[in-house]
RNA sequence: GAUGUAGUAGCGGGAGAGACUGGUGCCAGCCACCAGCGCCGAAGGAGCAACGACCCCGGAAACUCUCAGGCCAACGGACCGCUACUGCCUA
Numbered sequence: 001g002a003u004g005u006a007g008u009a010g011c012g013g014g015a016g017a018g019a020c021u022g023g024u025g026c027c028a029g030c031c032a033c034c035a036g037c038g039c040c041g042a043a044g045g046a047g048c049a050a051c052g053a054c055c056c057c058g059g060a061a062a063c064u065c066u067c068a069g070g071c072c073a074a075c076g077g078a079c080c081g082c083u084a085c086u087g088c089c090u091a
Base pairs, nucleotide, nucleotide: 002090004088005087006086007085008084009083010082011081012080013079018037020036021035022034023033024032025031026029038071039070040069044067045065046064047063051058052057
């Protein structure tokens, strides 16, 4: 100094599904809270096939569940890209 990989920080991109019904409140709103019904998967969480063990068990995801979260916009957002720094691997 370069490639790969992981993490952190910054910047950019980033989907789905209720403007539903009733009640309460005052800040009188595209508002908040409570209850009900209907939905969504991409915070987080949980489940497992091969396989390993062979009693239990361990075991990935963008799959499944929907506990949590969410259902105008905003915020958030898995994940992706760029930059910087750090660790590891290789030449």

Source information: Model confidence (mean pLDDT): 78 of 100. Predicted 3D model of a 91-nucleotide RNA (Glycine riboswitch aptamer). Rfam family: Glycine riboswitch aptamer. Rfam's curators write: This family represents the bacterial glycine riboswitch. It was read from a public genome assembly, where an Rfam model found it.